A computed fold for a 371-nucleotide RNA from Brumimicrobium sp., annotated as Bacterial RNase P class A.
RNA sequence: AAGGCAAGUCAGUUUGUCGCUGUCUCGUUUAACGGGAGAGAGGAAAGUCUGGGCAGUUUAGAGCACCGUACUUCUUAACGGGAAGGAUUUUGAGCAAUCAGAAUACAGAAAGUGCCACAGAAAUAAGUAGCCCCGAGGUCACACUCGAGGUCAUAGUGAAAAGGCGAGGUAAGAGCUCACCGCAUCGGUGGUGACAUCGUUGGCUAGGUAAACCUUACGGACUGAAAGACCAUGUAAACCAAGGCUUAAGGGCUGCUCGCUCGACUUGGAGGGUAGGUCGAUGGAUCCAGCGGGUGACUGCUGGGCUAGAUAAAUGACAAACAGCCAUUUUCGGAUGGUGUACAGUACCCGGCUUAUGAUUUGCCUUUUUA
Numbered sequence: 001a002a003g004g005c006a007a008g009u010c011a012g013u014u015u016g017u018c019g020c021u022g023u024c025u026c027g028u029u030u031a032a033c034g035g036g037a038g039a040g041a042g043g044a045a046a047g048u049c050u051g052g053g054c055a056g057u058u059u060a061g062a063g064c065a066c067c068g069u070a071c072u073u074c075u076u077a078a079c080g081g082g083a084a085g086g087a088u089u090u091u092g093a094g095c096a097a098u099c100a101g102a103a104u105a106c107a108g109a110a111a112g113u114g115c116c117a118c119a120g121a122a123a124u125a126a127g128u129a130g131c132c133c134c135g136a137g138g139u140c141a142c143a144c145u146c147g148a149g150g151u152c153a154u155a156g157u158g159a160a161a162a163g164g165c166g167a168g169g170u171a172a173g174a175g176c177u178c179a180c181c182g183c184a185u186c187g188g189u190g191g192u193g194a195c196a197u198c199g200u201u202g203g204c205u206a207g208g209u210a211a212a213c214c215u216u217a218c219g220g221a222c223u224g225a226a227a228g229a230c231c232a233u234g235u236a237a238a239c240c241a242a243g244g245c246u247u248a249a250g251g252g253c254u255g256c257u258c259g260c261u262c263g264a265c266u267u268g269g270a271g272g273g274u275a276g277g278u279c280g281a282u283g284g285a286u287c288c289a290g291c292g293g294g295u296g297a298c299u300g301c302u303g304g305g306c307u308a309g310a311u312a313a314a315u316g317a318c319a320a321a322c323a324g325c326c327a328u329u330u331u332c333g334g335a336u337g338g339u340g341u342a343c344a345g346u347a348c349c350c351g352g353c354u355u356a357u358g359a360u361u362u363g364c365c366u367u368u369u370u371a
Base pairs, nucleotide, nucleotide: 001367002366003365004364005363006362007361008360009359010358012322013321014320015319016318017317018316020040021039023037024036025035026034027033042343046354047353049352050351051350052349053348054224055223056222057221061258062257063256064255066220067219068218069217070216071085072084073083074082075081086106087104088103089102090101091100092099093098107215108214112213113212114209115208116207128155129154130151131150132149134147135146136145137144163181164180166178167177168176182204183202184201186199187198188197189196190195228279229278230277231276239269240268241267242266243265250262251261252260253259286305287304288303289302290301291300292299293298324339325338326337327336328335329334
């Protein structure tokens, strides 16, 4: 210097002219209009993946079904989020100890069922090749052939052949025996815990897979601001049909069952009137500063602040300069020229995740160049 990965910060400033929307205030007889003050689109407002607040069903639950989560502790209103750790696998450097990272859909395979293709003799226990022993044939003898038995250490196939390595032992072999490792059991020590570490005993052993069915533990009602609540005006509070009126039609809680509860109207047809306004609607799990606690995420106290609230939907346009960025140059103070940057547009509110994008900072790795 180039490239890659990871984590953060910002998303411009000032002046002038014109224009838009809300609030407060003054003038005007209200409306309308005019003056003044001050405010007015994000880090993701996007996706709708996800957790809640809020509102309604609602004055009732229980069981089943269905769905979600799954190492430990902490944090938070909550989360499947975040922080710090553990375990397993793995990358780089190093002789090694170790150091620095990365990934994990990380409960259970001894409750049961299913699957493990192809290859291979065989994938829940088998015997291909091989090795050994016995018998027969054969040979001068060996080799060789057949039969029965033993073996799975060696070799082959495979992701995997069912503990590993070394020694002893055996007819040949095998945890058959021994030491070490692994595994299981029983204890000690450390830790909040997941776990780590040390020791005793035991030859102990039939794998993997649950983003396969399943089991265990915990949690989960539904709807969504076009949710909902209220007011005003007006009509035809009328007509027809079916069902019903406490011996209950039709609903609600919940997908089903039980249970509880509302109920004098309900459903359909044809027709008439209206579609106007208020709330929800922005004072919050809120923002800023200072001082504390904590490894950290986060949190306590004190003081200060109020920052869109529209309802077919406003927050903009132009000009100049600056910051910033790019190029050239430099006496390293700077100068000249260009550009003025991207993604993009709140709508009930807040937290997280994911995606889009310009500039910039830090850390790590690789390559190249120079000293």
Its Rfam family is "Bacterial RNase P class A". Rfam describes the family as follows. Ribonuclease P (RNase P) is a ubiquitous endoribonuclease, found in archaea, bacteria and eukarya as well as chloroplasts and mitochondria. The family's RNA type in Rfam is ribozyme. Its mean pLDDT, the model's own confidence on a scale to 100, is 75. Of the family's consensus pairs, 97% are formed in the model. It is recorded under the gene name rnpB. RNAcentral holds the sequence, with entries from ENA.